[in-house]
RNA sequence: AGCGGGGUAGAGCAGCUGGCAGCUCACCUGGCUCAUAACCAGGAGGUCGCGGGUUCGAGUCCCGCCCCCGCUCCCA
Numbered sequence: 001a002g003c004g005g006g007g008u009a010g011a012g013c014a015g016c017u018g019g020c021a022g023c024u025c026a027c028c029u030g031g032c033u034c035a036u037a038a039c040c041a042g043g044a045g046g047u048c049g050c051g052g053g054u055u056c057g058a059g060u061c062c063c064g065c066c067c068c069c070g071c072u073c074c075c076a
Base pairs, nucleotide, nucleotide: 001072002071003070004069005068006067007066010025011024012023013022019056027043028042029041030040031039049065050064051063052062053061
């Protein structure tokens, strides 16, 4: 330098053909228990990497940039 994959809640991930942002774990509150764990019920937590564009409407499509992983090339 080129190509491919990825960036979404604290962690790990889903999100189909553009149409209410979700799952599991963790966390908080309550229940259960002598108590803890487990279990049950409820809750909080998101500029969807950043900036633009298209659209009535973008996590999703288009453009630029940043970061991570992998492969390839070059290396006087």
RNAcentral holds the sequence, with entries from ENA. The RNA shown here (transfer RNA) has 76 nucleotides and comes from Phenylobacterium sp. NCBI's taxonomy places the organism under Bacteria, Pseudomonadati, Alphaproteobacteria, Caulobacteraceae, Phenylobacterium. The coordinates come from a structure-prediction model, not an experiment, and the mean pLDDT is 82. It matches the Rfam family "tRNA". By type it is a transfer RNA.